[in-house]
Molecule: TPP riboswitch aptamer (THI element)
Organism: Betaproteobacteria bacterium HGW-Betaproteobacteria-2
RNA sequence: GCCCAUUGCUGGGGGUCUGCAAAAUAUCUGUUUUGCAGUGAGAAACACCCUUUGAACCUGAUGCGGGUAAUGCCGCCGUAGGGAAGCAGAUUUACCGCUUC
Numbered sequence: 001g002c003c004c005a006u007u008g009c010u011g012g013g014g015g016u017c018u019g020c021a022a023a024a025u026a027u028c029u030g031u032u033u034u035g036c037a038g039u040g041a042g043a044a045a046c047a048c049c050c051u052u053u054g055a056a057c058c059u060g061a062u063g064c065g066g067g068u069a070a071u072g073c074c075g076c077c078g079u080a081g082g083g084a085a086g087c088a089g090a091u092u093u094a095c096c097g098c099u100u101c
Stems, first nucleotide, its partner, number of pairs: 001098002007088004011051004016045001017038009057082003063076004
């Protein structure tokens, strides 16, 4: 010297698991409801997250490695493929990165 964060409104997108106990029901070990526990932003709350600057979320996946009481618990997969928009305001500045001295 160059580049760059972000916020609000409206609309839209997304996920909701695992274990234990009790009750009910079916008829042989399942299903439903409630409560508690684990992880998480969020485990049905009109809450939480994401909205192309897109890892919110889905497919791959009955995936691979680790770990747990168990789990989509953690990591890889992932410079893979998909995935939901407009308007307005603020800052012309910071971290990082690049170039030069």